[in-house]
Context: one part of a larger RNA
Formats: sequence, structure tokens, C1' cells
RNA sequence: CGCGGAUUCUUGAAGGGAGUCUCCAUUAGUACGAGAGGACCGUGGAGAACUGACCUCUGGUGUGCCAGUUGUCCUGCCAAGGGCAUCGCUGGGUAACUAUGUCGGGAAAGGAUAACCUCUGAAAGCAUCUAAGAGGGAAGCCUCCCCUAAGAUUAGGAAUCGUUAUAGACACGUGAGAGAUUAUCACGUUGAUAGGCGCUAAGUGGAAGUACCGCAAGGUAUUGAGCUGAGGCGUACUAAUAUGUCGAUAGA
Repeated sequence: CGCGGAUUCUUGAAGGGAGUCUCCAUUAGUACGAGAGGACCGUGGAGAACUGACCUCUGGUGUGCCAGUUGUCCUGCCAAGGGCAUCGCUGGGUAACUAUGUCGGGAAAGGAUAACCUCUGAAAGCAUCUAAGAGGGAAGCCUCCCCUAAGAUUAGGAAUCGUUAUAGACACGUGAGAGAUUAUCACGUUGAUAGGCGCUAAGUGGAAGUACCGCAAGGUAUUGAGCUGAGGCGUACUAAUAUGUCGAUAGA
């Protein structure tokens, strides 16, 4: 830009993906075989690699968070803290992301076939799977399964809304299940979109101050404390105000 105004939901021409393999048990020590050995067909189960999704579990990261600790500088000093040293180092760790973790997938089925196996059957009184006709037959082919998909210009379909400034869209703003920008998605007071505030799952692991005990380092009590809380629930306190722009074919 088109699809002759929109919103939502769709059909599927076409394209892409997947398609794997192994082992065990049973059938059955059966068929077969002198024996040694040892099945087809069928049934049940376990796995490998590959692949999709996810974070309940097991772990990882977690420069938000909590604690311990070394050196040094600073807050006048003690105590308590702050800065720097790879996040100073060390021990943990929520959300989020993640695999080595968890769940799932290949199947089954239908159709047409290959090699091949057949039926009926002449040419050629026989025979012959083939010449007419018919059946079976593969991890392969076409479907079935998953994904994209109407620029499929043959531009499809359905429902609803709208046609003189309306439907709707965009701008603008608050943002994240999104993200380089854009886009996408949620929300904009008829509001929980983000921040704040309250409570909390959870993390850390027992704050400071004070009292007591100890010569002291330190310990105990107050105290599962204090701090945090990217998650959850709630709450209009702050900011999403106000508003603007676009929004139809001109042919018969």
C1' cells in the first nucleotide's frame, strides 16, 4: 500500500515439523532341528538419543536480600555503623531465568503403491499373477498428528457494531505475561496499571538498646528477634488529568 468502514472469532489453498533405535519378559525352550541351537506371529514392560513445554520436586545463578569476617579510612571517642578492597572474602537465599530436574511426544489408523506373493484367465483346447479383470503387500508416498497460514490480488467465511462525524484506531500517560528501538499485551478515575502504604508466603538466623553472669574474650534473657520481602492479598495516598488527530468508495 492492497483486500471498497470497523471489532472479535474462524475456514484452510499452500508451506514447514515430526517420523528413530535398543533391551527385557511372555508366547516357548514351543514350531523347526539328529543334536547344538532356536524362531515368525502376538502381548506386556523398560530404556537410549532427539524434541516440546514447564519450575511442583532435585540442583545452579541470583552484583535485590540476611548473616559472619579480614585490612584500611571516616562518622570526635566507646558502642553502633558507612565507604573501598573482584559483589573484598565466606555461608545461605525469594522472584526470575535455567538443566543435569519434572511432564509429554514418535504411536494407532485409512488410502494408493514398490519389489514380491496370489485369484480367475485367454492369446496358445494345455499351461500361465496379465493381455481384459480382481486381491494382498513396506520404516517409503498421500492423509491422519503438531505449527504457520486469505498478499490464497481467486485477497474467503461468521457474528456484532457503525455510516456524518459516529463505530473504531492512533497520539498522550501508568506499566509488564512484552521488549534494543519498534512491535505486542494490561490499564487510564465507571480505575488496582505502576509507585507508596498495610498484612503476608518466603529468605536470613537470634538486631540494637538494656539487664544479669564473667578479670576478660564473651555468654544468657528480653527474642524465632531484627532486617528484607522482585512473589501473594488488600488499599485511590501519588501518577495514569485534560485533550487532540485520523476515520468512505465517486463508479453505474